[in-house]
RNA sequence: AGAUAGAGGUUGCGUUUUUCAUCAGUAGACUGUCUGAUAUUUCAGGAAUAGGUAAGGGCAGUUGAAAGGGAAUGACGCCGAAGGAUCAUAGUGCCUGAGACUUAUGAUUCUGGGCAUGCAGUUAAAAGCUGCAUGACUGCCGACGGUUAUCCGGCGGAGCGCUAUCU
Numbered sequence: 001a002g003a004u005a006g007a008g009g010u011u012g013c014g015u016u017u018u019u020c021a022u023c024a025g026u027a028g029a030c031u032g033u034c035u036g037a038u039a040u041u042u043c044a045g046g047a048a049u050a051g052g053u054a055a056g057g058g059c060a061g062u063u064g065a066a067a068g069g070g071a072a073u074g075a076c077g078c079c080g081a082a083g084g085a086u087c088a089u090a091g092u093g094c095c096u097g098a099g100a101c102u103u104a105u106g107a108u109u110c111u112g113g114g115c116a117u118g119c120a121g122u123u124a125a126a127a128g129c130u131g132c133a134u135g136a137c138u139g140c141c142g143a144c145g146g147u148u149a150u151c152c153g154g155c156g157g158a159g160c161g162c163u164a165u166c167u
Base pairs, nucleotide, nucleotide: 001167002166003165004164005163006162009079012078013077014076015075016074018072019071020070028063029062030061031060032059033058034057035056038050039049040048042098043097044096045095046094082111083110084109085108086107087106088105089104090103091102112138113137115135116134117133118132119131120130121129122128140157141156142155144153145152146151
C1' cells in the first nucleotide's frame, strides 16, 4: 500500500408488508339559499371544455375520503450505514416560456452516534423530519497522569477513522 472480516447501539441506519390512531367531519359530491361572470395550477401567451337552463364565491343541511407524516409488528439490506447544503442534467401537469413542488443521476462540501433543550424551516399538528447552537451520555484513536490494568481520570481529534487477519 492492497484485500477480507468485524465493532459502536436493544431507541445504530435505511427500505418495505400488515394493523391502528391521526389527517377530518377536512377535501370532494348532492340539495337549498344569497351574490352574479368567470372557472379548469403560480404567472404570461394560446388551445379545448363548461358556464344567466347560473361560472366562481359565501352560508346552511345531507353524505363523506385519500396521500404524505406517526406508533406497533414482521421481513430485507447494511456500519458513510445514512442524512443535509450548493450546483449541473433529465423528467413531471392540455401546449409554449418562466417559476415552484417533486423524482432520478452526477460533482463539490459538512456530519462518529443516539438523546434532551432552545431557535428557525417543513407539516393538519405542541407529533415527526431537517438545519444551527448548547448540554451531558456513548464508541474509537492520540498524548499525559494514576491506586497495575482489555482499568480509572480529565484533555484533544475525526469515519478517506478504528480493530483483527492475510498478501